[in-house]
Context: one part of a larger RNA
Molecule: small-subunit ribosomal RNA, central domain
Organism: metagenome
């Protein structure tokens, strides 16, 4: 519970498409659905108003009038809502133009290191801690070197720098493919906002099939520490990391801040594009300035409980969505839906304080 709220107290669905619904630019017609406004009828009593009046008075009660609320019928109004004609461009979509990007999907290639194999040099120790030790090594380890063969990952450039709706994304080349910003202002003509169900997508992890496995490492063995050490160190070490293809749908999936819209002093950075000027070694080079879109800093009003926050608002309005209402019991139990399974979603009570 007709109320106030959701960065942090409880509370934006992890994103994003979309269906119903809700909402909806500018002018012009027509209607009059709804909406105002006269009128007429109808509107049980109680209540509640006024005004009389009964109980000695008040509460009470009794009569008259009135009010309120809904409805039903005809007039009338054309602002605003809805409906409808005709348009209109500023919101929205296409189009065209040069540009930027770790945006996504395929295939190929490259680098260093690290690991195993062989060939060769070469000898007693190597590795590893705080100190040791398990460990490896005379079947020659560690080192050096030359060659193969493997699997992963992209050093430096890297930058509150880019890009993407969120997860995320980083070596290079090539194909396909998608979106965003600037510019023109050609073309449509409100085609639009949100979004209940609902639909894709969704890190790491885990499951299922089938591969690959160098290097890390749950578990797991051994070694230390230490009262003990089911750890922390140190030595091996298997899922698993990786690759196809399923499946799971959770994260502190965080800007702990839902998306659109307009409306409100600024300064200064850096990213892309636009134009204007000014240097020049004429370079797709340098340097200033302005507009437009991001992306960070400071910060004035305002805001807020303060921390802060501040044109990227948590101001100031406007639509539509989710969601909260003390704490614990609980995201628990039952039931339903999904899921191979783990388990997700959905989700109380009594009891306690």
């Nucleotide at each position: 519970u007709u109320g106030g709220g959701c960065c942090u107290a409880a509370a934006a669905c992890g994103u994003c498409c979309g269906u119903a619904g809700c909402c909806g630019g500018u002018u012009c017609u027509a209607u009059a659905a709804a909406u105002g406004c006269c009128u007429g009828g109808g509107u049980a009593a109680a209540u509640c108003g006024u005004a009389c009046g009964g109980c000695u008075u008040a509460a009470c009660c009794g009569u008259a009038c009135g009010a309120a609320u809904u409805c039903c019928g005809g007039g009338u109004a054309g602002a605003c809502u809805g409906u409808u004609u005709a348009a209109c461009u500023u919101g929205g979509g296409a189009c065209c133009g040069g540009g930027a990007g770790a945006g996504g999907c395929u295939a190929g290639a490259u680098g260093u290191a690290c690991u195993c194999c062989u060939g060769g040099g070469g000898u007693a120790g190597a590795g590893g801690u705080g100190a040791a030790a398990u460990u490896c090594u005379g079947u020659a380890a560690u080192c050096c070197u030359a060659g193969g063969g493997g699997g992963a990952c992209c050093a430096c450039c890297a930058g509150u720098g880019g890009c993407g709706a969120a997860g995320g994304c980083g070596u290079c080349u090539a194909g396909c493919u998608a979106g965003a910003a600037c510019g023109g202002g050609u073309c449509u003509g409100a085609c639009g906002g949100u979004g209940a169900g609902g639909g894709a997508c969704g890190a790491a992890g885990c499951c299922c099939u089938g591969g690959g496995g160098a290097g890390c490492a749950a578990a797991c063995g051994g070694g230390a520490u230490u009262a003990g050490a089911u750890a922390c160190c140190c030595c091996g070490g298997u899922a698993g990391u990786c690759c196809a293809g399923g499946g799971u749908g959770u994260a502190a999936a965080c800007g702990c801040u839902g998306c659109u819209c307009g409306c409100u002093u600024g300064a200064u950075g850096u990213u892309a594009g636009u134009c204007g000027g000014g240097c020049u070694c004429c370079g797709a080079g340098c340097c200033c300035a302005a507009c437009u879109a991001g992306u960070g800093u400071c910060g004035g009003a305002g805001a807020g409980a303060a921390g802060u926050u501040g044109u990227u608002a948590a101001g100031c309005g406007a639509g539509c969505u989710g969601c909260c209402u003390g704490g614990g019991a609980a995201g628990u139990a039952c039931g339903g839906u999904c899921g191979c399974a783990a388990g997700a979603c959905u989700g109380a009570a009594a009891c306690u304080u």